[in-house]
RNA sequence: CUCUCAUCCAGAGAGGUGGAGGGAUACGGCCCUGUGAAGCCCGGCAACCCGCUUUGCAAUGUUGCAAGCAGGGUGCCAAUUCCGGUAAGAUGUGCCUGUAGAUAUACAGUGCAUGUUUUGCAAGAUGAGGG
Numbered sequence: 001c002u003c004u005c006a007u008c009c010a011g012a013g014a015g016g017u018g019g020a021g022g023g024a025u026a027c028g029g030c031c032c033u034g035u036g037a038a039g040c041c042c043g044g045c046a047a048c049c050c051g052c053u054u055u056g057c058a059a060u061g062u063u064g065c066a067a068g069c070a071g072g073g074u075g076c077c078a079a080u081u082c083c084g085g086u087a088a089g090a091u092g093u094g095c096c097u098g099u100a101g102a103u104a105u106a107c108a109g110u111g112c113a114u115g116u117u118u119u120g121c122a123a124g125a126u127g128a129g130g131g
Base pairs, nucleotide, nucleotide: 001131002130003129004128005127006126007125008124013042015041016040017039021032022031023030027084028083029082043077044076045075048073049072050071051069052068053067055066056065057064058063081123085121086120087119088118089117090116091115092114093113094112095111096109097108098107099106100105
């Protein structure tokens, strides 16, 4: 760098140090920050991999599945992966056009704009395995 699979709306300090920046990346938003950013230390969260435990089930002792612990390896600790891409479906609002109608309004639309939402894809992050 790349491939495969899984996960990504939950969770995590009002500590120490440090001093101005930060929110992965480009751009644009929008935020956080001197009531102190990043980084480092401590602390914590989680449970992907290893390990361990017990119970249950299967297999009659090495095993598999489920549950648990949190010792080791990562990861993570503002905001959904902070928000923005794309396709399709559902649905709301405004406008436009047509039809009916005296008006109000109703109905329709391969019409325009904009919002919400669902599913898939793309992009990215993390883990495990492979090249």
Molecule: SAM riboswitch aptamer (S box leader)
Organism: Dictyobacter arantiisoli